[in-house]
Predicted 3D model of an 84-nucleotide RNA (transfer RNA) from a Solirubrobacterales bacterium.
Rfam family: tRNA. The family's RNA type in Rfam is transfer RNA. Rfam's curators write: Transfer RNA (tRNA) molecules are approximately 80 nucleotides in length.
Its mean pLDDT, the model's own confidence on a scale to 100, is 81.
RNA sequence: GCCCGGGUGGCGUAAUUGGCAACCGCGGUCGGCUUAAAACCGGCUGUCCUUCGGGACGUGUGGGUUCGAUCCCCACCCCGGGCA
Numbered sequence: 001g002c003c004c005g006g007g008u009g010g011c012g013u014a015a016u017u018g019g020c021a022a023c024c025g026c027g028g029u030c031g032g033c034u035u036a037a038a039a040c041c042g043g044c045u046g047u048c049c050u051u052c053g054g055g056a057c058g059u060g061u062g063g064g065u066u067c068g069a070u071c072c073c074c075a076c077c078c079c080g081g082g083c084a
Stems, first nucleotide, its partner, number of pairs: 001083007010026003019067001027045006046057004060076005
């Protein structure tokens, strides 16, 4: 230099002929169970603002296409692999 795969919550991952962003697991937290704890079970768990009713933003970065982009197109950054 060229080719391929990947970048989504604190972490690992899902979501595809473009249409509610966040499933599942881990972790965290609150509660149950227990003499106590572990295990197990249940609730909650992105950020900011808020008159607490809600609102805005959020899929590596910047553009483009589109009524609408995690998804399609272009450039770039980062990680892994292959070729030279």